A computed fold for a 349-nucleotide part of an RNA from an uncultured compost bacterium, annotated as small-subunit ribosomal RNA, central domain. The coordinates come from a structure-prediction model, not an experiment, and the mean pLDDT is 90.
Context: one part of a larger RNA
């Protein structure tokens, strides 16, 4: 375990795919399992309830009556749910014609900048700060010009712009590849929604093996600051950051808002399509899709939400039930480890 809830009070799984299950459009027929009506039997006695009665009353006791969720069997009804048979097209999917996009994977290429190396010019500083110092530089630094190497990231375009289920995705070209939108209405004919388990994906950090290493930079060292300064600031700097393959599986994985469907005033901006009108350079109207803002009804404890709902409803899943102890212990499963998942109690307020 009723009930009430889950944007911010406790509470939406990080996100998908999907198994069982739950739920499921319009219409005709049939069946009669659910459902409803009716009959029969049963539903022991005691107890409980009602009436009457016996002990002087009551407790107690006796007699009678009524009732009993339910179960079994028989008969019947057929609206709804289910089963079976048939039909339909609006849900879903397909085809055809168009469209946008940093969606994913691989390969190649490009320019700017930083650093380093070589060479030229050139001379005493450079760097850094609140001010300094450590540091670098006469063995020629910094500055400047030319050449070269290498790694990482892609200025402008750039936009409450776009794409993706989420994580996330941004130079250019090619190859492979997923999804989406619009129009049409040719095809299938409910093929749908959700989804316990399960399986997969999953930022950063971290781990394993091998590579790579420019810049940045935990740890670390030094210089400052300070009463101290295991910091903030400065000079350095290793892991790491990058690549390949394999792990990890977490997050303020956030819209702190699960998914699906339908319904419920408007206004305004913007993305990608379609249609109509047109003084068809500029424009106007309608519509679909995405993404913002404002706002009506309504909702809300308030903040606020408001067709991208937190409104009105239905379906399915997940989750919550005072604070601390504690996301701990124990056990189990997973992991190389770090640890993850599941997840208490005593005690205490």
């Nucleotide at each position: 375990u009723u009930g009430g809830g889950c944007g911010u009070a406790a509470a939406g799984c990080g996100c998908g795919c999907g198994u069982a299950g739950g739920c499921g459009g319009c219409u005709g027929g049939u069946u009669a399992a659910g459902u409803c009506c009716u009959g029969u039997g049963u539903g022991a006695a005691a107890g409980a309830c009602c009436a009457c009665g016996g002990c002087u009353c009551a407790a107690c006791c006796g007699u009678g009556g009524g009732g009993g969720u339910g179960c079994a069997c028989g008969g019947g009804a057929a609206a709804c749910u289910g089963g079976c048979c048939g039909g339909c097209u609006u849900g879903a999917g397909u085809g055809c014609a168009g469209g946008a996009g940093a969606g994913g994977g691989g390969a190649g290429c490009g320019g700017a900048a930083u650093u380093c190396c070589c060479g030229g010019u050139g001379u005493a500083g450079c760097g850094g700060u609140g001010g300094a110092a450590u540091g670098c530089g006469u063995a020629g630094a910094g500055a400047u010009c030319g050449g070269g190497a290498g790694g990482a990231a892609c200025a402008c375009c750039a936009g409450u712009g776009g794409c993706g289920a989420a994580g996330g995705c941004g130079g250019c070209u090619c190859c492979c590849u997923g999804g989406c939108c619009u129009g049409u209405a040719a095809c299938u004919g409910a093929c749908g929604c959700u989804g316990a388990g399960g399986c997969g994906c999953g930022a950063a950090a971290g781990c394993g093996u091998g590579g790579g290493g420019a810049g940045c930079g935990a740890a670390c060292a030094g210089g400052a600051u300070u009463a101290g300064a295991u910091a903030c600031c400065c000079u350095g700097g290793u892991a790491g950051u990058c690549c390949a393959c394999g792990c990890c599986g977490u997050a303020a994985a956030c819209g702190a808002u699960g998914a699906g469907u339908g319904c419920u005033a408007g206004g305004u901006g913007u993305u990608g399509g379609g249609g109509g009108c047109g003084u068809c350079a500029g424009g106007c109207c309608c519509u679909c899709u995405g993404u913002g803002c404002c706002g009506a009804a309504g909702g809300u404890a308030a903040c606020c939400c408001a067709a991208u709902a937190a409104g009105c409803a239905c379906u399915c899943c997940g989750c919550c039930u005072g604070g601390g102890g504690a996301g701990u212990a124990c056990g189990g499963c997973c992991g190389c480890a770090a640890g993850g998942c599941u997840g208490a109690a005593a005690c205490u307020c």
About this RNA
Its Rfam family is "Bacterial small subunit ribosomal RNA". Rfam links the family to the GO terms ribosome and structural constituent of ribosome.